The prediction has a mean pLDDT of 83. This is a predicted structure of a 73-nucleotide RNA (transfer RNA) from an uncultured Opitutia bacterium. Its Rfam family is "tRNA". The family's RNA type in Rfam is transfer RNA.
RNA sequence: GGGCCCUUAGCUUAAUGGUCAAAGCAGGGGUCUCAUAAACCCUUGAGUGCCGGUUCAAAUCCGGCAGGGCCCA
Numbered sequence: 001g002g003g004c005c006c007u008u009a010g011c012u013u014a015a016u017g018g019u020c021a022a023a024g025c026a027g028g029g030g031u032c033u034c035a036u037a038a039a040c041c042c043u044u045g046a047g048u049g050c051c052g053g054u055u056c057a058a059a060u061c062c063g064g065c066a067g068g069g070c071c072c073a
Base pairs, nucleotide, nucleotide: 001072002071003070004069005068006067007066010025011024012023013022018056026044027043028042029041030040031039049065050064051063052062053061
């Protein structure tokens, strides 16, 4: 220098272009227990790496940029 892939909650991942972006773990509260753990219930937390474009409508499609990974030279 070239090619491909990834970027969504504190972490790991979901999400036909169309409902309020959904779970698990984690955090907070509670039930239970002599107490703790486990289990169960409730609850907090992201507008999707950034900037544009397409569209009635974008996490999703297109372009650029940034970061990370792999391969080639």